[in-house]
Context: one part of a larger RNA
Molecule: small-subunit ribosomal RNA, central domain
Organism: Asparagopsis taxiformis
RNA sequence: CUGGGCGUAAAGGGCCCGUAGGUGGUUUUCUGAAAAGUUAUUUGUUAAAGACUGUAGCUUAACUAUAGAAAAGCAUUUAAAACAGGAAAACUAGAGUCUGAUAGAGGAAAAUGGAAUCUUUUAAUUAGGGUUAGACUCCGGAUAAGUAAAAGAGAACAUCAAUAGCGAAAGCGAUUUUUUUGUUCAGUACUGACGCUGAGGGGCGAAGGCGUAGGUAGCGAACAGGAUUUGAGACCCUGGUAGUCUACGCUGUCAACGAUGAAUGCUAGUUUUUAGAUAUCUAGAAAAUACAGCUAAGGCAUUAAGCAUUCCGCCUGAGGAGUACGAGCGCAAGCUUAAAAAUC
Numbered sequence: 001c002u003g004g005g006c007g008u009a010a011a012g013g014g015c016c017c018g019u020a021g022g023u024g025g026u027u028u029u030c031u032g033a034a035a036a037g038u039u040a041u042u043u044g045u046u047a048a049a050g051a052c053u054g055u056a057g058c059u060u061a062a063c064u065a066u067a068g069a070a071a072a073g074c075a076u077u078u079a080a081a082a083c084a085g086g087a088a089a090a091c092u093a094g095a096g097u098c099u100g101a102u103a104g105a106g107g108a109a110a111a112u113g114g115a116a117u118c119u120u121u122u123a124a125u126u127a128g129g130g131u132u133a134g135a136c137u138c139c140g141g142a143u144a145a146g147u148a149a150a151a152g153a154g155a156a157c158a159u160c161a162a163u164a165g166c167g168a169a170a171g172c173g174a175u176u177u178u179u180u181u182g183u184u185c186a187g188u189a190c191u192g193a194c195g196c197u198g199a200g201g202g203g204c205g206a207a208g209g210c211g212u213a214g215g216u217a218g219c220g221a222a223c224a225g226g227a228u229u230u231g232a233g234a235c236c237c238u239g240g241u242a243g244u245c246u247a248c249g250c251u252g253u254c255a256a257c258g259a260u261g262a263a264u265g266c267u268a269g270u271u272u273u274u275a276g277a278u279a280u281c282u283a284g285a286a287a288a289u290a291c292a293g294c295u296a297a298g299g300c301a302u303u304a305a306g307c308a309u310u311c312c313g314c315c316u317g318a319g320g321a322g323u324a325c326g327a328g329c330g331c332a333a334g335c336u337u338a339a340a341a342a343u344c
Stems, first nucleotide, its partner, number of pairs: 004315003008297001012312001014204004021197003025091007037083001038080003043075004052068006094194001095191003098187004106180007113157001117153007128139002165172002208251007218244002223239004261311006269289006293300002317344002326337004
């Protein structure tokens, strides 16, 4: 290579859109040398020997001689028209549009709200407060802590809350308004295969980090001090800067996980939730349990890890190494692509 695989052993791209390409619903007619799949056929060739079949020769066998056939590859001739392809026409089960509705922490912007925290001011009161396993550093007669009132600031939104909902994923949770995306259901009016996947490519993408300008209550890398300890560069305590927040850019990574790519069809049920319609029932979504089947097993099981098809990505002993070099991207940090030697 062939082949076998990718939930947990190596292996599903973080997610979506989409180019080329690959692949593709039902019916009818036509096409078939410009090139061309498929099936049959003609001729040539694929040295001989060997292998296979028949016959013959050494007493048999091995061995040897002779004749022959088949299959397959490549080129070539002629034909067929079921399938695939191509051309034309039609259809409605896929896909989309339309009409009428529903639910939702889906996105963006603005305004508003209360609890808590911290700070400041005022008032009365007085010696402690804070912290811990115990303490210390720390705060406090310059009146702290606690109590009452007032003002201000920033961040996050208790209860409702759920095994719930929405979103492609990342993710989304106070209230109101404006704006906007998508799904679902019913009607079955319209288009008529317009579909699926998707190398490159484009966009989105937690936290952290970076740039500029703001903001900074709480928390809090770094840092400082106090403890602990043989030591303590830690765990614990007292402080505390970046950061966390906002706007505009950049970075492009994660246990970006369901460790499970997307799409389509088929294959027993039962129970619950959610949304709509409704006379029963059916259909979208989310869970639990369980049959067939699968699995090395735990388990999965109509939301498959079952049975199949199409397309993409990825794996091939460990370690060296997700590293070096090169290239691309980035302000940088670094990211992406990605080896080899030596060793076992």